[in-house]
RNA sequence: CGAGUCGGUCAGACAAUCGCUGCCAGCAAUGGCGGAGGAAAGUCCGGGCUCCGCAGAGCAGAGUGCCAGAUAACGUCUGGGAGGUGCGAGCCUACGAACAGUGCAACAGAAAGUAUACCGCCGCAAGGUAAGGGUGAAAAGGCGAGGUAAGAGCUCACCGCACAUCUAGUAAUAGCAUGUGGCAUUGAAAACUCCACUCGGAGCAAGAUCAAAUAGGUUUCCUAUAAUGUUGCUCGCAUUGGAAACGGGUUGAUUGCUUGAGUUUGCAAGUGAUUGCAAAUCUAGAUGAAUGAUUGUCGCCGAAAGGAACAGAACCCGGCUUAUCGACUGACUCACCGU
Numbered sequence: 001c002g003a004g005u006c007g008g009u010c011a012g013a014c015a016a017u018c019g020c021u022g023c024c025a026g027c028a029a030u031g032g033c034g035g036a037g038g039a040a041a042g043u044c045c046g047g048g049c050u051c052c053g054c055a056g057a058g059c060a061g062a063g064u065g066c067c068a069g070a071u072a073a074c075g076u077c078u079g080g081g082a083g084g085u086g087c088g089a090g091c092c093u094a095c096g097a098a099c100a101g102u103g104c105a106a107c108a109g110a111a112a113g114u115a116u117a118c119c120g121c122c123g124c125a126a127g128g129u130a131a132g133g134g135u136g137a138a139a140a141g142g143c144g145a146g147g148u149a150a151g152a153g154c155u156c157a158c159c160g161c162a163c164a165u166c167u168a169g170u171a172a173u174a175g176c177a178u179g180u181g182g183c184a185u186u187g188a189a190a191a192c193u194c195c196a197c198u199c200g201g202a203g204c205a206a207g208a209u210c211a212a213a214u215a216g217g218u219u220u221c222c223u224a225u226a227a228u229g230u231u232g233c234u235c236g237c238a239u240u241g242g243a244a245a246c247g248g249g250u251u252g253a254u255u256g257c258u259u260g261a262g263u264u265u266g267c268a269a270g271u272g273a274u275u276g277c278a279a280a281u282c283u284a285g286a287u288g289a290a291u292g293a294u295u296g297u298c299g300c301c302g303a304a305a306g307g308a309a310c311a312g313a314a315c316c317c318g319g320c321u322u323a324u325c326g327a328c329u330g331a332c333u334c335a336c337c338g339u
Stems, first nucleotide, its partner, number of pairs: 002334009012298007020035006037310001041321002044319005049203004056235004061199005066080005081095001082093004096194002101192002104187002118133002120129003141159002144156003160183001161181005166175003207255004217246006226240004262281008300307002
């Protein structure tokens, strides 16, 4: 000085005038303290909370899938292992099983699961061969030597592969540690499947209370050997009615509703996610939907003119994913130049 990789912070500030709204004080006037996000979005996961006389057992179904941890929990996160990828810092992984079984792999090729002989090599022939060539994503391990009619792990050394022991590690795994064995039989399960573990359901329009009104309406079907009971089926258990059509009344108010697995700071433990202790602090609760408008100054980017994206809470929280103008900043990698 240029190009990168992995993180963190911010989402303008102050003042004045007017306006809306929650809480507090006040008889009132009025005053005080507050009032949209890093994703509030998607509704993809997990919970808190509420309700359901079964929420019990089994099957079906669904989810996850290397190891160890964190967490309220998770399909999330942290750290490690393996595989792949990049010069590197790093990044990605839908990462259990292909000898339990079924199915798939076009074309090419002689042949694609218990596979074969097109060209070739050897042989007089019969026949032998799978080393060489070709096809293909994939064709019975590689290289060298011996051997052979020509060849082939046929034999041998080395590498590789499988199994066992040993060493390190909590483990997944690793080891140019040892030994035995001529021994590795394509790919994919993000095909069905098998294996291991986990899983009640519905949801704030959940629920609770108050007020008001009506028609305790009409008709039909099933009915204890039946029916109903918050996914489906079976069993169990509990209860005694269940279902459909037409018609009528209500659509109001209060609550749930914001103090919570909360936030910030400090210390300690841990590689880390995070945990413990102490102190401080309260930070929107609207309900046809508040959180705004104007002016001035300053701040950020820009030489100036000028510019600022994506985007609005509706029970709450932990994640993931997606959208996004920029500014600042920490650590690390690579290339070039200089000392």